[in-house]
Context: one part of a larger RNA
RNA sequence: UGUAGGAUGAUUGCGGAGCCUUUCCCCUAGUACGAGAGGAUUGGGGAGGACGGUCCUCUGGUGUUCCAGUUAUCGUGCGAACGGUAUCGCUGGGUAGCUACGACCGGAACGGAUAAGUGCUGAAUGCAUCUAAGCGCGAAGCCUUCUCUAAAACAAAUCAUCCCAACUAGUCCCCUGGAAGACUACCAGGUUGAUAGGCCGGCGGUGUAAGGAUGGCAACAUCCGUAGCUUACCGGUACUAAUCGGACAAUCGG
Numbered sequence: 001u002g003u004a005g006g007a008u009g010a011u012u013g014c015g016g017a018g019c020c021u022u023u024c025c026c027c028u029a030g031u032a033c034g035a036g037a038g039g040a041u042u043g044g045g046g047a048g049g050a051c052g053g054u055c056c057u058c059u060g061g062u063g064u065u066c067c068a069g070u071u072a073u074c075g076u077g078c079g080a081a082c083g084g085u086a087u088c089g090c091u092g093g094g095u096a097g098c099u100a101c102g103a104c105c106g107g108a109a110c111g112g113a114u115a116a117g118u119g120c121u122g123a124a125u126g127c128a129u130c131u132a133a134g135c136g137c138g139a140a141g142c143c144u145u146c147u148c149u150a151a152a153a154c155a156a157a158u159c160a161u162c163c164c165a166a167c168u169a170g171u172c173c174c175c176u177g178g179a180a181g182a183c184u185a186c187c188a189g190g191u192u193g194a195u196a197g198g199c200c201g202g203c204g205g206u207g208u209a210a211g212g213a214u215g216g217c218a219a220c221a222u223c224c225g226u227a228g229c230u231u232a233c234c235g236g237u238a239c240u241a242a243u244c245g246g247a248c249a250a251u252c253g254g
Base pairs, nucleotide, nucleotide: 005163006162007161008160009159010158011157015149016148017147018146021049022048023047024046025045026044027043033038051106052105053104054103055102059100060099061098062097066093067092068091069090070089071086072085073084074083075082076081111143112142117137118136119135120134168249170248171247172246173245174190175189176188177187178186195241196240197239198237199236200235201234202233204230205229206228211224212223213222214221215220
C1' cells in the first nucleotide's frame, strides 16, 4: 500500500516447517525348539543414552550495584573511625536476573491409503492360478494425529461489537516504565493512577557495626547485641515524576 466505508477484539487454517531416535534389564520362560550345548517368536513391565523444549524449587556457576576480613600507600590535623588507588587490590560468602553440571516434559497410541509380501473369490485355459473384473491383510516409510507459523490463501476468508460530522469510534504524538527490546515493535500505565523512583514493612544475604563498659602490659577477648549494614525480590503507601495538551481519522463511488 492492497484486501472498495472507518475501527476494536476474537477466530478458521490453504500452504510451509519441525518432530517422528536408540540401547539395556526383568517377567512370559530356562518355556517352544534342540541329543546336548544353547535358546526364542509374542505380549507386558522397568531403567537409560543422545537429541529437543520449557524452567530456576533443589544442586552448582556468575553476580565490578550487597556484607565481611585483610596488605601497601595517600587523604580527612592527630588517635579512633572512614574514604581513594593498587585486576572488583586480594580473600571468604552472596539476593534478583541469566544460566548447566540442575529440574520437569517430549518421541507414543488410534486411524486412512499403500510397498515388498501374503490371501479370498475367479476366468482366460471345464483343472489349476492372489488378477485379468472384484475384495482383504500388510512397514520406522506416505496422509493424518502432535508442535510452530500462517488471510499477501489476489477466490486477498470468518465472527462479534462500535462509529459515521461533532454530543465522534478509534489511533498516534508526548510522558512513567517492563520478566519486551539493537532501533522499531510488543506489553503495563498516565491522577477516576500503584507505571517507575522515594519511603515503610518483610524475605533473603552477610555475620555480632559504631560507641561505651569490664578483663588483659599488649595483641585482643567478653557484654550491651542473632547486632549493624543491605542491590535487582515480595507487599503496602500518591511523597516525586507520568502536567497541560496537540495531531490524524470514515474522500471520489460503502
Large-subunit ribosomal RNA, domain VI from a Planctomycetia bacterium, 254 nucleotides, folded computationally. Lineage of the source: Bacteria > Pseudomonadati > Planctomycetota > Planctomycetia. Its mean pLDDT, the model's own confidence on a scale to 100, is 87. The sequence was found in a public genome assembly.